The RNA shown here (Bacterial large signal recognition particle RNA) has 267 nucleotides. The sequence was found by an Rfam model in a public genome assembly. The model forms 92% of the base pairs in the Rfam consensus. It matches the Rfam family "Bacterial large signal recognition particle RNA". It is annotated as a non-coding RNA gene. Model confidence (mean pLDDT): 75 of 100.
RNA sequence: CCGUACUACAUGGGGAGCUGGCGGUGCCCUGUACCUGCAACCCGCCUUAGCAGGGUGGAAUUCCCCGGCCCAGGGCCAGCUUUGUGGAGUCUGACCCGGGUAAGCAGUGUUGACGACCGGGUUCCGCGCAACAGAAAUUUGUGAACCCUGUCAGAUCCGGAAGGAAGCAGCAGUAAGCAAACACUUUUGUGUGCCGCGGGUCGGCCUGGUCUGAGCCGGCUGCCCGGGUAACGUCCGGAAGGUUUGGUUCAAAGCCGGGGUGUGCGG
Numbered sequence: 001c002c003g004u005a006c007u008a009c010a011u012g013g014g015g016a017g018c019u020g021g022c023g024g025u026g027c028c029c030u031g032u033a034c035c036u037g038c039a040a041c042c043c044g045c046c047u048u049a050g051c052a053g054g055g056u057g058g059a060a061u062u063c064c065c066c067g068g069c070c071c072a073g074g075g076c077c078a079g080c081u082u083u084g085u086g087g088a089g090u091c092u093g094a095c096c097c098g099g100g101u102a103a104g105c106a107g108u109g110u111u112g113a114c115g116a117c118c119g120g121g122u123u124c125c126g127c128g129c130a131a132c133a134g135a136a137a138u139u140u141g142u143g144a145a146c147c148c149u150g151u152c153a154g155a156u157c158c159g160g161a162a163g164g165a166a167g168c169a170g171c172a173g174u175a176a177g178c179a180a181a182c183a184c185u186u187u188u189g190u191g192u193g194c195c196g197c198g199g200g201u202c203g204g205c206c207u208g209g210u211c212u213g214a215g216c217c218g219g220c221u222g223c224c225c226g227g228g229u230a231a232c233g234u235c236c237g238g239a240a241g242g243u244u245u246g247g248u249u250c251a252a253a254g255c256c257g258g259g260g261u262g263u264g265c266g267g
Stems, first nucleotide, its partner, number of pairs: 001267006009057003012030004020046005034054005063260007073250006079243005085237004091233001093232001094229008103221003107216002115211008123200006129193002131190006138181005148173004156165003
């Protein structure tokens, strides 16, 4: 060096997670990589760190180690964003309330604003008048078996008579009382009054007049101040989701370079 039979080893790798740790099942990436059984209230192991059984390749282009390039994807942190949530009330925000201002609009004003003065009304008190109500008075009617009046038939009494006396019923009248009327009179009162007189208040409002001569008002907007609310915006905290963003880390596949690895037999 050649042939042949073996052996180590290989028969996928990576990320997060789990775990004291390792590997696996499960998830994700890569992309094709022997088969069977086991395993998340897990399974098997212990730095030689899946176990059990079977198959294939096998010492090199193929196995092992190191370095570099590129890079799928994952993790972490940050950013941005969406939706819930807890809080704040400082924000020229928003909303509500109150006050002010008078720049704009509206209204009003030279057919005279504001202001000043004078008067009237509204309001209160007193008096009067009127109205209404009550009472009295007045008028009319009625009104007494006897104890009211007049006249008193009959009857009675006195008287010789003339005549006289008392007097019931009737008739007439009247007192108290009752009823009605009430134009007038007196008196008392009032949830009364398009009334009169005097006084008070003259503060507010309404109104008339005189003087003056250009504002007045505060409805809407604006601006200023104060108070409040927390649905919204804003700010602070925290949660979940998304992300063509940034950083960092791990890194499959692919490419390149360097190094390492046996045994028997025959020639």